Source information
Group I catalytic intron from Hoeflea marina, 189 nucleotides, folded computationally. The organism belongs to Hoeflea, within Bacteria.
[in-house]
């Protein structure tokens, strides 16, 4: 620069869209706390949806149990109860790559290093529409980039530069293949 697509996510809601209700997310606002600052954490639940980076790498465990949950539906004079369910969590066990500690072996003068085993922290699994499988990201790990801050450091008078921060949430199955259930249509009995 050109073309295509989208208008935060998700459920109520199984035709679609708008609007709306619940839950979550960022931003703005109010209160409290931490921090030198940037910024972060907790609460309020009022408004709003502009913005929210790139590459490489991992794909294992996927089990057994337990607790909470709004709107909506049910029901009622009002309730209780029950249903559906977005989803918030806990215990035990288990887990790929990377990280931390230890041991053995190889190598070495001795280390660094490599392999195997044991243990650990983070994170995950548990947590799909009952569920099976594949991929890989919004997940884990390692790099990089952009922006913000400047305690300490350097400079020496307001500068420099992260070891400090920011770059949302969605995976209670995301993209798919299958399968289950429900609904509708048609056919047959």
């Nucleotide at each position: 620069c050109a073309a295509g697509g989208g208008a935060c996510u998700u459920a109520g809601a199984c035709g679609c869209a708008a609007a709306u209700u619940g839950a979550g997310u960022g931003c703005a606002c109010c209160g409290g706390g931490g921090g030198a600052a940037a910024c972060c954490c907790c609460g309020g639940c009022u408004g709003u949806a502009g913005a929210a980076c790139u590459g490489c790498u991992c794909a294992a465990a996927u089990u057994c149990g337990g607790g909470g949950a709004a709107a909506c539906c049910u029901g009622u004079c009002a309730g209780a109860u029950g249903g559906c369910a977005a989803u918030c969590c806990c215990g035990a066990g288990c887990c790929a790559a990377g990280c931390c500690g230890g041991a053995a072996u190889g190598a070495u003068c001795a280390a660094a290093c490599a392999u195997u085993c044991c243990g650990g922290a983070a994170g995950g699994u548990g947590u799909a529409g009952a569920g099976a499988c594949u991929a890989a990201a919004c997940g884990g790990g390692c790099a990089g980039c952009a922006c913000c801050u400047a305690a300490g450091g350097c400079a020496g008078u307001u500068g420099c530069a992260a070891u400090g921060g920011u770059g949302a949430a969605g995976a209670g199955a995301u993209a798919g293949u299958c399968c289950a259930g429900a609904c509708c249509a048609c056919a047959a009995a």

Annotation
Its Rfam family is "Group I catalytic intron". About the family: Group I catalytic introns are large self-splicing ribozymes. Model confidence (mean pLDDT): 82 of 100.